Predicted 3D model of a 540-nucleotide part of an RNA (large-subunit ribosomal RNA, domain V) from Flavobacterium sp.
Context: one part of a larger RNA
RNA sequence: CUUGCAGCUAGACGGAAAGACCCUGUGCACCUUUACUAUAUUCAGCCAUUGUUUCAUAAAUCUUAGUAUGUAGUUAGGUGGGAGGCUACAACCAACAAUGAAAAACCACUGGCUAAGUAUUUAUGCAACUUACAUAAUUGGACAGUGGUUGAAGGGUAGUUUGACUGGGGCGGUCGCCUCCAAAAAAGUAACGGAGGCGCGCAAUAGUAAGCUAAGCUUUUACAAUGGAAGCUUUUAGGGUAAUGCUACAUGCAUGCUUGACUGUAUGAGGGACACCUCUAACAGGGACGAAAGUCGGCCAUAGUGAUCCGGUAGCUUAAAGUGGAAUGGCUAUCGCUCAACGGAUAAAAGGUACGCCAGGGAUAACAGGCUGAUUCCUCUCUAGAGCCCCGAUCGACGGAGGAGUUUGGCACCUCGAUGUCGACUCAUCACAUCCUGGAGGUGGAAAAGCUUCCAAGGGUUUGGCUGUUCGCCAACGAAGGUGGUACGUGAGUUGGGUUUAGAACGUCGUGAGACAGUUUGGUCCCUAUCUACUGUAAG
Numbered sequence: 001c002u003u004g005c006a007g008c009u010a011g012a013c014g015g016a017a018a019g020a021c022c023c024u025g026u027g028c029a030c031c032u033u034u035a036c037u038a039u040a041u042u043c044a045g046c047c048a049u050u051g052u053u054u055c056a057u058a059a060a061u062c063u064u065a066g067u068a069u070g071u072a073g074u075u076a077g078g079u080g081g082g083a084g085g086c087u088a089c090a091a092c093c094a095a096c097a098a099u100g101a102a103a104a105a106c107c108a109c110u111g112g113c114u115a116a117g118u119a120u121u122u123a124u125g126c127a128a129c130u131u132a133c134a135u136a137a138u139u140g141g142a143c144a145g146u147g148g149u150u151g152a153a154g155g156g157u158a159g160u161u162u163g164a165c166u167g168g169g170g171c172g173g174u175c176g177c178c179u180c181c182a183a184a185a186a187a188g189u190a191a192c193g194g195a196g197g198c199g200c201g202c203a204a205u206a207g208u209a210a211g212c213u214a215a216g217c218u219u220u221u222a223c224a225a226u227g228g229a230a231g232c233u234u235u236u237a238g239g240g241u242a243a244u245g246c247u248a249c250a251u252g253c254a255u256g257c258u259u260g261a262c263u264g265u266a267u268g269a270g271g272g273a274c275a276c277c278u279c280u281a282a283c284a285g286g287g288a289c290g291a292a293a294g295u296c297g298g299c300c301a302u303a304g305u306g307a308u309c310c311g312g313u314a315g316c317u318u319a320a321a322g323u324g325g326a327a328u329g330g331c332u333a334u335c336g337c338u339c340a341a342c343g344g345a346u347a348a349a350a351g352g353u354a355c356g357c358c359a360g361g362g363a364u365a366a367c368a369g370g371c372u373g374a375u376u377c378c379u380c381u382c383u384a385g386a387g388c389c390c391c392g393a394u395c396g397a398c399g400g401a402g403g404a405g406u407u408u409g410g411c412a413c414c415u416c417g418a419u420g421u422c423g424a425c426u427c428a429u430c431a432c433a434u435c436c437u438g439g440a441g442g443u444g445g446a447a448a449a450g451c452u453u454c455c456a457a458g459g460g461u462u463u464g465g466c467u468g469u470u471c472g473c474c475a476a477c478g479a480a481g482g483u484g485g486u487a488c489g490u491g492a493g494u495u496g497g498g499u500u501u502a503g504a505a506c507g508u509c510g511u512g513a514g515a516c517a518g519u520u521u522g523g524u525c526c527c528u529a530u531c532u533a534c535u536g537u538a539a540g
Base pairs, nucleotide, nucleotide: 001540002539003538004537005536006535007534010532011531012530014527015526022361023360024359025358027357028356029353030352031351032350035160036159037158038157039156041153042152043151044150045149046148047147048146049145051129052128053127055125056124057123058122059121060120061119062117063116064115065114066113067112074104077110078109079108080107081106084093085092133140134139163175164174165173172192176198177197178196179195180194181193199342200240201299202298206258207257208256209255211253212252214236215233216232217231218230219229220228221227238247239246241304243302244301245300262285263284264283265282268279269278270277271276274343287296288295289294310336311335312334313333314332315331316330318329319328368415369413370411371410372409374408376404377403378402379401380400381399385395386394422497423495424494425493427489428486429485430484431483432482435460436459437458438455439454440453441452442451443450462476463475464474465473466472503521504520505519506518507516508515509514
C1' cells in the first nucleotide's frame, strides 16, 4: 500500500416527518364578547278564533228644537231656483218700497254652535252569564291557548368581518393634497431621509379708471415713547395664509364708480398609464369701468379636496305601456360622504387559540454559520499630571493610530420537502494575549517578598456547600486553581434540572375567550452504521 474481520460514532449540513416556532394567505376551524347582521326563544300591543247581559262614563251618528248683532236696516249662516206661496173665503207671508257688500215668502242642497232625547254604534271601567275553548272531574271561561302582524329584549344559535406599509412580526408611527432640500444645471426620480403647511378665507381681500411708494439705521428736536426734519443703505418692505418662485410706470397702498366671482360656444397647447387636471386665442349675447385705446369668464402663482351608484330640491311639454291625466323616469342646475385606509370592496363588522389545522416561505424572525466591527477586548502613540525632585520604576487624563473576531449589536447571504436549544457528564484538540513551573531586562531591586516588560505552549491547571444554572458567592487544599477557539467542541455518545406543547394553580392584565423574558407543580429524547475518518487485528 491492497483486501478482509472486529470495533467506534467525528463527518457524509446522516435517516425518519413538504418545521409544530416565526411570517405570509383578502386560507380553515373552533372559542369569546357591550364587533356586525340575522335568528330560536321570551315579553308587550293589535287582528282572528270571540259569544250573551246589566249599569256607569265618554265620543260619534241620527231626530227635534233653538241660535248666529262691524255700520245702516227689522236679530240677513251660506248657495241655487224663485214672483208668487198658503187657502173654501177673509186674512196672512212675500214681491214692490227702504237699508245694505249681500234681501227675505216658498222649494232644494249645505256648513258652524247650543240644548234635549231616546234610538243606533263604538270605546273604557266594575260586574254577571254559558255555548266556543280548556279540563278526568269539580271547575275555569271569552281569559287562556293557537295562528297572523308590529315593537322590544335576545352569543341560546348561526353566518361573517376584524386594512396595508413596515430593515421579521407586534407595539409605536404613517396613509390624500401643497412648498423646499435630497435631485447629480431639461422633465422625472426612492427611503419609517431632512424641514414645514392644508382640509380655508374674502361681497371685498373681486372688476376697472386715475393716483401713491415701502423697511431699517444714524443725527437732531425734547429725558423716554409716539411724531417731525436731515442724511445713509436701496427693496433688506409689503403680498389674507406654509415655503419657494415672482413682483416698483407694481402683483404692494389708497380713492371713485361697479358686479365679468357673466350666459352660450370654441381653437390650440401642457401634464398624466388611464381616470382626469391645467392654460388659452377667437365668436355670439347682454354688461362694468374708462375720454379713448382697452381691460374684465374672481383673488401674484402653486394647497383649501372625493369617482360611481343611490336619493332630495328647482326648472325644462322631454317620455308617459289603449286614449286623456297622473305616478315615475330623462335632461339642465344644485344639494347630501374626516367614503381622511382620502382611485372610495358593504347601507351595515371586534377579539382569542399553548387544543389548533392547511398551503407556502430561508422572498421573513428565533439557534448556529457568513459579512461588518458601532460596542467589546488587546496593542501602540502623544504627554498634561501623579510619583518629595524627576513624564516614562510604577500609574497616566484629554486626544490619535491599529489589531483581534471571544460580548451586545447591525445586515438578512446558505439552511423553514427540519442545520435539535442552555447547563451537567464523558472524551477531547488547538491558539497564546502565560495562571503555575523554566530563562532573562528594568526597578522608586539591600536580602526576602514584589512590580513591570521580554522569551517560552513541555507538562500541569483541585475538591466541596448554594443555585437548572454558565457565572457568581462561600469553605478548604494547593505551585497554580489561565484566557479563549473548536456549530457559545461534543444528544445517529449519555442526561433532561432550565427553556419551549397539551393538565392544574397563584399574582397581575382583560367584560370575556384568554395572556404574561412573572411564579409554581407535572410532563414519551427513535435510529440493527452503507461510505469517509479513526482504533485493534489477520493475510498478501